This is a predicted structure of a 91-nucleotide RNA (SAM riboswitch aptamer (S box leader)) from a marine sediment metagenome. The sequence is in RNAcentral, with records from MGnify. Its mean pLDDT, the model's own confidence on a scale to 100, is 85. It matches the Rfam family "SAM riboswitch aptamer (S box leader)". About the family: The SAM riboswitch is found upstream of a number of genes which code for proteins involved in methionine or cysteine biosynthesis in Gram-positive bacteria. Gene Ontology term of the family: regulation of gene expression.
[in-house]
RNA sequence: UAUCCAGAGCAGUGGAGGGACCGGCCCUUAGAAACUGCAGCAACCCCCCAAGUGGGAAGGUGCUAAUUCCGCCAGCAAUGGCUGGGAGAUA
Numbered sequence: 001u002a003u004c005c006a007g008a009g010c011a012g013u014g015g016a017g018g019g020a021c022c023g024g025c026c027c028u029u030a031g032a033a034a035c036u037g038c039a040g041c042a043a044c045c046c047c048c049c050a051a052g053u054g055g056g057a058a059g060g061u062g063c064u065a066a067u068u069c070c071g072c073c074a075g076c077a078a079u080g081g082c083u084g085g086g087a088g089a090u091a
Stems, first nucleotide, its partner, number of pairs: 001091004009038005017027003022071003039064003044060002046056003068087001072085005
């Protein structure tokens, strides 16, 4: 600086935690974290081009429950929404 309402999981080992923190809520012995294998998603880096709001996916990252699971602060709106900020994640 950019993006974060889209997308994508099985198996083996393992054996009680996990979803960043705190609160809520949720997932989990019908098997959590972690590690490994294979597969997939996306397209930041990368590659191609007739150069556009295009195409690709071998390689380097990232990711594969729930909007970043929800929230917090300010302004506006009216109660469900919008904009900005904060915190966090990734490049």